[in-house]
Molecule: TPP riboswitch aptamer (THI element)
Organism: Desulfovibrionaceae bacterium
RNA sequence: GGGGUCCGAUUGGGGUGUUCCCGGCCUGGGAACUGAGAUCAUACCCAUGGAACCUGAUGCAGUUCGCACUGCCGGAGGGAAUCGGGAAUUCUCCGGG
Numbered sequence: 001g002g003g004g005u006c007c008g009a010u011u012g013g014g015g016u017g018u019u020c021c022c023g024g025c026c027u028g029g030g031a032a033c034u035g036a037g038a039u040c041a042u043a044c045c046c047a048u049g050g051a052a053c054c055u056g057a058u059g060c061a062g063u064u065c066g067c068a069c070u071g072c073c074g075g076a077g078g079g080a081a082u083c084g085g086g087a088a089u090u091c092u093c094c095g096g097g
Base pairs, nucleotide, nucleotide: 001094002093003092004091006085007084008083009082010081011047012046013045014044016041017033018032019031020030021029022028053078054077055076059072060071061070062069
């Protein structure tokens, strides 16, 4: 010095589990737990310095009524962007002195 981190617009990506009760031919309704969100959503989260989310995985350890509930796995792999705006600070990346 430039970029990211922040904000906005548009566009795009993603998840929706577990347990209990009622009813039950097919179907459905209610409640509880965790969480930003449990197909309550025009909502929520995330968009490449990418743990939103997927694969590994019918994974391993712990916990629980049960569950990806907690941790490991994970300096493993994959994964969806452009534009505009910003006074300063923190953190971070690149270049120069």